Predicted 3D model of a 1391-nucleotide RNA (small-subunit ribosomal RNA) from an uncultured bacterium. The sequence is in RNAcentral, with records from ENA, Greengenes and SILVA. It matches the Rfam family "Bacterial small subunit ribosomal RNA".
[in-house]
RNA sequence: AGAGUUUGAUCAUGGCUCAGGAUGAACGCUAGCGGCAGGCUUAACACAUGCAAGUCGAGGGGCAGCGCGGAGUAGCAAUACUCUGGCGGCGACCGGCGGAAGGGUGCGUAACACGUGAGCGACUUGCCCGUCACAGGGAGAUAACCGCUGGAAACGGCGACUAAUAUCCCAUAUGAUGGCGAUCUGCAUGGAUUGUCAUUGAAAGAUUCAUCGGUGACGGAUAGGCUCGCGGGGCAUUAGCUAGACGGCGGGGCAACGGCCCACCGUGGCGACGAUGCCUAGGGGUUCUGAGAGGAAGACCCCCCACACUGGGACUGAGACACGGCCCAGACUCCUACGGGAGGCAGCAGUGAGGAAUAUUGGUCAAUGGGCGGAAGCCUGAACCAGCCAUGCCGCGUGACGGAAUACGGCCCUAUGGGUCUUAAACGUCUUUGGUCCCGGAGCAAUAAGAGCCACGCGUGGCUCGAUGAGAGUACGGGAAGAACAAGCAUCGGCUAACUCCGUGCCAGCAGCCGCGGUAAUACGGGGGAUGCGAGCGUUAUCCGGAUUUAUUGGGUUUAAAGGGUGCGUAGGCGGGGUGGUAAGUCAGCCGUGAAAUGUCCACGCUCAACGUGGAACGUGCGUUUGAUACUGCCGUCCUGGAAUGCGGAUGCCGUGGGAGGAAUGUGUGGUGUAGCGGUGAAAUGCAUAGAUAUCACACAGAACACCGAUUGCGAAGGCAUCUCACGAAUCCGCAAUUGACGCUGAGGCACGAAAGCGCGGGUAUCGAACAGGAUUAGAUACCCUGGUAGUCCGCGCUGUAAACGAUGAUGGCUAACCGCCGGCGACACACUGUCGGUGGCCAAGCGAAGGCGAUAAGCCAUCCACCUGGGGAGUACGGCCGCAAGGCUGAAACUCAAAGGAAUUGACGGGGGCCCGCACAAGCGGAGGAACAUGUGGUUUAAUUCGAUGAUACGCGAGGAACCUUACCCGGGCUCGAACGGCAGGAGAACGACACAGAGAUGUGAAGGUCCUUCGGGACUCCUGUCGAGGUGCUGCAUGGUUGUCGUCAGCUCGUGCUGUGAAGUGUCGGCUUAAGUGCCAUAACGAGCGCAACCCUUGCUUCCGGUUGCCAUCAGGUGAUGCUGGGCACUCCGGAGGGACUGCCACCGCAAGGUGUGAGGAAGGGGGGGAUGACGUCAAAUCAGCACGGCCCUUACGUCCGGGGCGACACACGUGUUACAAUGGCAGGUACAGAGGGAGGCUACCGGGUGACCGGAUGCGGAUCUCGAAAGCCUGUCCCAGUUCGGACUGGAGUCUGCAACUCGACUCCACGAAGUUGGAUUCGCUAGUAAUCGCGCAUCAGCCAUGGCGCGGUGAAUACGUUCCCGGGCCUUGUACACACCGCCCGU
Repeated sequence: AGAGUUUGAUCAUGGCUCAGGAUGAACGCUAGCGGCAGGCUUAACACAUGCAAGUCGAGGGGCAGCGCGGAGUAGCAAUACUCUGGCGGCGACCGGCGGAAGGGUGCGUAACACGUGAGCGACUUGCCCGUCACAGGGAGAUAACCGCUGGAAACGGCGACUAAUAUCCCAUAUGAUGGCGAUCUGCAUGGAUUGUCAUUGAAAGAUUCAUCGGUGACGGAUAGGCUCGCGGGGCAUUAGCUAGACGGCGGGGCAACGGCCCACCGUGGCGACGAUGCCUAGGGGUUCUGAGAGGAAGACCCCCCACACUGGGACUGAGACACGGCCCAGACUCCUACGGGAGGCAGCAGUGAGGAAUAUUGGUCAAUGGGCGGAAGCCUGAACCAGCCAUGCCGCGUGACGGAAUACGGCCCUAUGGGUCUUAAACGUCUUUGGUCCCGGAGCAAUAAGAGCCACGCGUGGCUCGAUGAGAGUACGGGAAGAACAAGCAUCGGCUAACUCCGUGCCAGCAGCCGCGGUAAUACGGGGGAUGCGAGCGUUAUCCGGAUUUAUUGGGUUUAAAGGGUGCGUAGGCGGGGUGGUAAGUCAGCCGUGAAAUGUCCACGCUCAACGUGGAACGUGCGUUUGAUACUGCCGUCCUGGAAUGCGGAUGCCGUGGGAGGAAUGUGUGGUGUAGCGGUGAAAUGCAUAGAUAUCACACAGAACACCGAUUGCGAAGGCAUCUCACGAAUCCGCAAUUGACGCUGAGGCACGAAAGCGCGGGUAUCGAACAGGAUUAGAUACCCUGGUAGUCCGCGCUGUAAACGAUGAUGGCUAACCGCCGGCGACACACUGUCGGUGGCCAAGCGAAGGCGAUAAGCCAUCCACCUGGGGAGUACGGCCGCAAGGCUGAAACUCAAAGGAAUUGACGGGGGCCCGCACAAGCGGAGGAACAUGUGGUUUAAUUCGAUGAUACGCGAGGAACCUUACCCGGGCUCGAACGGCAGGAGAACGACACAGAGAUGUGAAGGUCCUUCGGGACUCCUGUCGAGGUGCUGCAUGGUUGUCGUCAGCUCGUGCUGUGAAGUGUCGGCUUAAGUGCCAUAACGAGCGCAACCCUUGCUUCCGGUUGCCAUCAGGUGAUGCUGGGCACUCCGGAGGGACUGCCACCGCAAGGUGUGAGGAAGGGGGGGAUGACGUCAAAUCAGCACGGCCCUUACGUCCGGGGCGACACACGUGUUACAAUGGCAGGUACAGAGGGAGGCUACCGGGUGACCGGAUGCGGAUCUCGAAAGCCUGUCCCAGUUCGGACUGGAGUCUGCAACUCGACUCCACGAAGUUGGAUUCGCUAGUAAUCGCGCAUCAGCCAUGGCGCGGUGAAUACGUUCCCGGGCCUUGUACACACCGCCCGU
């Protein structure tokens, strides 16, 4: 000293929360010792029991009890009993002093109760001190005791006797009171001293002879009483209170002043500077916190106050309205003989109760202090000690040093090993505080009586001796043994110091805030480890801090909460210049006070510390006094600059009242005229043949004033607009004549105050809440339409609000420019310019969180007012005030949330805008959606129908080949070193194994045969046993790698440096032009660069060169029925290798350029020639653990593995993708022609033969530019004649072919027969822009065969259309709004 938390991120606002300190604490876990301190915060609730206030015989009468003495009786005696106040003493009694202190508590009290400072000239004060004076004489009672007597008791009653330091009378007295004087003096009333007269007032004795007491007066000290200034709670949703109330005069009362009380008189007194009322509360020194200012508290200790069961009252006394006194009343408890009595722990212990919670019915008067006493002494729950409690503070200990194989064990890991607990332990050496045992052992003690000595005058004082210790055999000291007996608690996601494993699986739980937990949790629980503190550690509660988050120090109000709707103005606050005075504020010095303790500093004492002792400074305050006079105040005087007045000029939708006008609208009357009008997105309701709408003329009514008109003007605001008159007000400018600070602001108050609304009366053309109807809609109590009442207008009166906004209070001053407009002045001026006032724009400095403001401030200053303090609840409730009402003003709390909110940033989004692309639409061609079938999927079914893929981006997808196998699924039968592989050890055997039997097979049994290599150790191989590794298509694609889909072949995505911004971020990448393109050019606080684009690669189109067989055949030759068939040739075609070619290069036009345009030229190809490969940063937790790999989890005679069979092919249904069709641009039959790219040896097969055919039997060529597989549409001819057909071919029956161990479930193909649905397909939807669509066939992979109509390729034939970018979908760039950021499939509201 700060930190966390609003956001995707940022800045600021703002609340919440945390880290610190503290406590009379409590609770949880734990606990060795000591010192010092503290210990009912709650029920001022109720209390059993004991103790807490007595003492004096030196005041008195006395003698109950005790002791001594004396006498007597009994007894040998000890002794017992009786008598005796003679003595020590003493219960009760009279009397004195003390019970008003000490101790407890905080009920009450908001008050002179407390604190502080003053005053009493208005007072008292026992005991104590000083001074002066005095004590003479007398009298009558009464208690005890005794007698009688009442009562259960408590407690009395009657009679008789008696004493005093008890009581009374007389005398004397400085005193007091009253009268008359004198002197001095004070801030007023007055005070002090003194003279004189009158009235009145005292006393007590005891004695041991030391002394102790008594009375009056004055003074002191101490203690108290009263008065005043100032100070310290809450609520104004408490605004008025007051009859002894305020004062006067006179009295009473009191120690004393006083309405304290009373009679009379007056009508005052208090209050927004908060009276009165209500609530709460003892106050202070101080304590805690804080840098301080402050805030909070008032336990312990000290001072003051108040109280003593509750309420009231007085008595006694120096002092009380009296804690352990009295009386009365009340509640409660107890005793009782029922008549009546007793009691008061907020004293110390203790009990019950309450409560989260707070101790012993202890010891002693040894010390300190108190009461009484002459003293000894007695009393003292004050006090001093001890006991209990980790309640706090402080100190000490639980060992120190050495010690690595870093052991065992635990935990973790990348696990033959490493890390950590860990020098920790063990072990060795050593020490001994505390604890245990033994021994010694304090200080606190000063003195009393008394003795001795000394000093001075009796007497007192000093010095030396001199009994006495509860605590306590404690503190402390010495010795002994011995590491021996002594560590926990909380935390470990961030804040905040400390990390891993397992378990759990939004469960259990955690949490101070943010937040963790839904299968890999450093946040839950446990283990290990670590961190923090340590005899404690955490939690809870409360206070201060952090919080400048109530802001005096030290905040704000345009948009975050916050400027009153506006003016006038009261109180108040603030206020121009000169001069003189004063000294209230202010400043300085002295003095007094500010108790001690506490706190700070310095010393000192307990071994240290806590604690204690001494000293110092401090105590920021109050009061007296002296001085200073700048500033403020006050008094006086002057000034003109602020303000106002005057004179002159100017301006305006400024106000009020009256008059006037035209347009429009509606209505009425009449004319013309005819079928509609009106209205809407489209309609309908409505109006109209009884003549509307439209149009013309005339008339009437009410309301509002077009153009001018504006960024204009006026007004305090609300607000104000046709013209004119009258009245009123204001502002501005000029002059500088007048006044001379007359000013500013303004709580309350008063006034004004849009619209709507209310009351009464009028008016009513238009418009038009409510209402009605018509539409819209799922509904439509709305938006739209047709009507229409209040109202809108006027007068009078209320209401008093608003986004009453510039969301910006008023006033004054100061602080750069530039450009307009309005009103003045100066000027000859229609230039130009200066100045004053107003109204705008843009900006410097500055300010602001930023947007932005910026002389009209949101800048810099000054004065005054108003208002704010998280969001919701709520401008609500209650109360009060106002209002006719509606309602307005004032204005909370409970509860709840961790935010709510501001500005700006980047995205995303918009049924926002601009620009631009894409078979995106449009324009076309052909399809899908209807049918049958094929195939995939959903669903259902099943023992199983294995699994995955699911909008686009799953669904002829993984699968480029499910009859067994595949196969992962189901049923059944087997195996467990296992179906495959590696290592080790031991044993056996060559390996291998025809064949036979059982079995569905796996497998099992039997078994002929076979007899390996060798250096003789053994080895290879197989089997068996044991063991270490196995195996899993089991789970998690949300733990992953790799790969893939999609946006998207879209033109984007970024970086470095610089610059801008507080920052997120921006700039660059924006703008203009251009491009398929962030392609390029220009411009430019940016300059460059990277990944993408393009190019480089493959293919295709043209050409050149090279090469020439299996290809080709122009020329030459030969040959055939025919054919490059043969010789030959390499021209051509072709094959396949290397080059060339295209670059807006040329021309014209447009353009700054880049570039664009052109039936342009040339060219095979022209502006990217066509096609392919190539996919930026990223998005979808997209897909895949079943292709592979891999973390974690799970199974191990099974979730592994082998085998037989079944299933993956099921079938009421639904969807996707396809095939074939519905026919004549066609079907069928016959004839006939032309490809490319590929494949081929368990293969492709010419050719011949058989079969209607699939195919079969032969046969030959070819590992292939040689042989072979091979086209169809097309073309020619014929037929069919629009029909469920000579279309269509499903389904079914029969008969076959082929593959294969095997075609039942479940193959393909062939032939014959049967011939179904279907006649162009609803909403909707898909593909395609040229060699494309459409159409035709061919090949290949997989493959024994094939469910292929699929996939991947190949060629043949070969179109139509694109005006265009409004719209749908997707995308790019710029911009705008946003309360979205999981980002519109968002957010969010109501029910």